[in-house]
RNA sequence: UGGUUAUAAGGAAGAGUGGAGAGAUCGGGCUCCGAGAAACUCUGGCAACCCUCUGUUCAACAAUGGAAACGGUGCCAAAACCCGGCCGGAAACGGAAUUAUAAUUG
Numbered sequence: 001u002g003g004u005u006a007u008a009a010g011g012a013a014g015a016g017u018g019g020a021g022a023g024a025u026c027g028g029g030c031u032c033c034g035a036g037a038a039a040c041u042c043u044g045g046c047a048a049c050c051c052u053c054u055g056u057u058c059a060a061c062a063a064u065g066g067a068a069a070c071g072g073u074g075c076c077a078a079a080a081c082c083c084g085g086c087c088g089g090a091a092a093c094g095g096a097a098u099u100a101u102a103a104u105u106g
Stems, first nucleotide, its partner, number of pairs: 001106008013043005021032003026084004044076003049072002052067006080098001086095003
């Protein structure tokens, strides 16, 4: 860095350094921010993808439910902040694409 699969309306903040931006990208809105943004570090927490234990189904591959939270990741304003930029629809809304994360693979 590419592919595949799954998930994304829930959940969870304090401190130190830092010093002006931030909410992925483009347009529009809205919001957060010198009562201190991004980023980094520490501590705490959330969740439960992997790991661990276990029930059920199966010839097998595998599928699915539960428990746990030491370990590997991830995450901790607002729905992935909202709408549009694609398709369907009068609209509500649904789908796609994109993005993020996990597992796996080249």